This is a predicted structure of a 111-nucleotide RNA (FMN riboswitch aptamer (RFN element)) from a mouse gut metagenome. The model forms 100% of the base pairs in the Rfam consensus.

RNA sequence: UCUUCGGGGCAGGGUGUGAUUCCCUACCGGCGGUAGAGUCCGCGAACCACCUGCUGGGUGGCCGAUCCGGUGUGAUUCCGGAACCGACAGUAUAGUCUGGAUGAGAGAAGA
Numbered sequence: 001u002c003u004u005c006g007g008g009g010c011a012g013g014g015u016g017u018g019a020u021u022c023c024c025u026a027c028c029g030g031c032g033g034u035a036g037a038g039u040c041c042g043c044g045a046a047c048c049a050c051c052u053g054c055u056g057g058g059u060g061g062c063c064g065a066u067c068c069g070g071u072g073u074g075a076u077u078c079c080g081g082a083a084c085c086g087a088c089a090g091u092a093u094a095g096u097c098u099g100g101a102u103g104a105g106a107g108a109a110g111a
Stems, first nucleotide, its partner, number of pairs: 001111005012024003026096002028086002030043004038084002047061006066082005088099003
């Protein structure tokens, strides 16, 4: 420098004119670090403001949630148990539907 890859999830039931949005229950977990992590540390994305040469770029802001016990030299990472969290827009109130997005991207692999 180039190429490829790079996010998962409401089954079943209730109410209702209408809900995968409410209620019961179910299900899901990006990237790097570190004793193997959705909850630690860091990053990305999203969102907001401003700037700009406006299919783009830059700066700043914002940025969720875990405890107990056990093993061990070492674990909020493993094992057991019990919890908790989840951008914006649309729509009957959405982590899971639809949309921006055949996008962007932390990064990973290869040449």